SAM riboswitch aptamer (S box leader) from a Chloroflexota bacterium, 104 nucleotides, folded computationally. The source organism's lineage runs through Bacteria, Bacillati and Chloroflexota.
């Protein structure tokens, strides 16, 4: 890569270098010289692996050395069906996408 399969309305930033981008892509609408990507140093958040109990084997309760992620906006929203309706919103599936943990 690529395939299974869980989750995704919750949570959590500040400093140095750096110097225009940046939110996957498109359309939007956002962010950003009162400093963007990236690296870096600490911190944090969370709890998929991971630990310990418990059990009705589905699951539940605890924990946070370790391995990953993650720290603007609902995965920032939208398209594709579809449903209801106040007629431009609303909710439901799906598509893409992220991240685990498996395989090849």
């Nucleotide at each position: 890569a690529u395939c299974u399969u869980a989750u995704c309305g919750a949570g959590a930033g500040c400093g140095g270098u750096g110097g225009a981008g940046g939110g996957a892509a498109c359309g939007g609408c956002c962010c950003u010289g009162c400093g963007a990507a990236a690296c870096c140093g600490c911190g944090g958040c969370a709890a998929c692996c991971c630990c310990c109990g418990a059990c009705g084997u589905a699951u539940c309760g605890g924990g946070a050395c370790g391995g990953u992620g993650c720290c603007a906006a609902g995965u920032c929203c939208g398209g594709c069906a579809g449903a209801a309706c106040u007629u431009u919103u609303u909710c439901u599936g799906g598509c893409a996408g992220a991240u685990g943990a498996g395989a090849u």
Source information
Its mean pLDDT, the model's own confidence on a scale to 100, is 86.